[in-house]
SAM riboswitch aptamer (S box leader) from a soil metagenome, 97 nucleotides, folded computationally. The sequence is in RNAcentral, with records from MGnify. The prediction has a mean pLDDT of 83.

RNA sequence: AUCAAGAGAGGUGGAGGGACCGGCCCUUCGAAGCCUCGGCAACCUUCCCCGGCGGGAAAGGUGCCAAAUCCGGCGGAGCCGCCAGGCUCCGGACGAU
Numbered sequence: 001a002u003c004a005a006g007a008g009a010g011g012u013g014g015a016g017g018g019a020c021c022g023g024c025c026c027u028u029c030g031a032a033g034c035c036u037c038g039g040c041a042a043c044c045u046u047c048c049c050c051g052g053c054g055g056g057a058a059a060g061g062u063g064c065c066a067a068a069u070c071c072g073g074c075g076g077a078g079c080c081g082c083c084a085g086g087c088u089c090c091g092g093a094c095g096a097u
Base pairs, nucleotide, nucleotide: 001097002096003095008037009036010035011034012033016026017025018024020073021072022071023070038065039064040063043061044060045059046057047056048055049054074091075090076089077088078087079086080085
């Protein structure tokens, strides 16, 4: 700085996983992990274009390939409600790259 987009299949493995808490999901029509091949993306290196801003490529290095960071978790504003509370928007926090 960005996070509402994008991207699988086989083998192995056997009960878990989605960071944490709550919720809600995924999973023996096999979880996590590991291996192979593939893909997405464009953070870094590299290459090309440009006076510059910036744009393009995707060879190498990372990352990623269920669900908006899956939703919420703190604060503010508005609306609904008798209340508890709910909804929407904005900003944070946490997390990830």